[in-house]
RNA sequence: GGGCCUGUAGUAUAAUGGUAUUAUGCGUGGCUGGCAGUCAUGAGACUCGAGUUCGAUUCUCGACAGGUCCA
Numbered sequence: 001g002g003g004c005c006u007g008u009a010g011u012a013u014a015a016u017g018g019u020a021u022u023a024u025g026c027g028u029g030g031c032u033g034g035c036a037g038u039c040a041u042g043a044g045a046c047u048c049g050a051g052u053u054c055g056a057u058u059c060u061c062g063a064c065a066g067g068u069c070c071a
Base pairs, nucleotide, nucleotide: 001070002069003068004067005066006065007064010024011023012022018054026042027041028040029039030038031037047063048062049061050060051059
C1' cells in the first nucleotide's frame, strides 16, 4: 500500500427496513439477625458523516477503530 471481516448498555450478545432482545454486572425493595442466595422492579446501548426510503441498527458510499490475509 491492497483484499476481506467486524463495529449495538460496564461486559458478552440477538435483530433479515417499522421506536432494539437476552445474560451478567449496577440501583431500589421483599424474604434473612447479617452476608450470600433468590424474587420483584428500575436505569443504562445501535462508531461518525452523507445518500436511498414514508421510515435505516439493517441497504449504498466515505471516514475512523479493531481483527485477519497478501505485498
The RNA shown here (transfer RNA) has 71 nucleotides and comes from a Nanobdellota archaeon. Its Rfam family is "tRNA". Rfam links the family to the GO term triplet codon-amino acid adaptor activity. The prediction has a mean pLDDT of 84.